[in-house]
RNA sequence: GGAUCGUUAGCUCAAUGGAGAGAGCAGCCGACUUUUAAUCGGCAGGUUGAAGGUUCGAGUCCUUCACGAUCCACCA
Numbered sequence: 001g002g003a004u005c006g007u008u009a010g011c012u013c014a015a016u017g018g019a020g021a022g023a024g025c026a027g028c029c030g031a032c033u034u035u036u037a038a039u040c041g042g043c044a045g046g047u048u049g050a051a052g053g054u055u056c057g058a059g060u061c062c063u064u065c066a067c068g069a070u071c072c073a074c075c076a
Base pairs, nucleotide, nucleotide: 001072002071003070004069005068006067007066010025011024012023013022018056027043028042029041030040031039049065050064051063052062053061
């Protein structure tokens, strides 16, 4: 330098272009328990990497950029 894939909650990940962005774990509160753990209920937590574009409507499609992973090439 080229190709492909990825970037969504603190972490791991979902979400067919269609209407309130979810789940598990972690966190907080409560129930239960002699207590802890476990279990159960609830709550909170999001600029969907950034900027543009298409569209009535974008996490999803297109462009550029950033970051990460893998492969290939080049130089030494």

A computed fold for a 76-nucleotide RNA from Steroidobacter sp., annotated as transfer RNA. RNAcentral records the identical sequence in 2 taxa. It matches the Rfam family "tRNA". Rfam classes the family as a transfer RNA.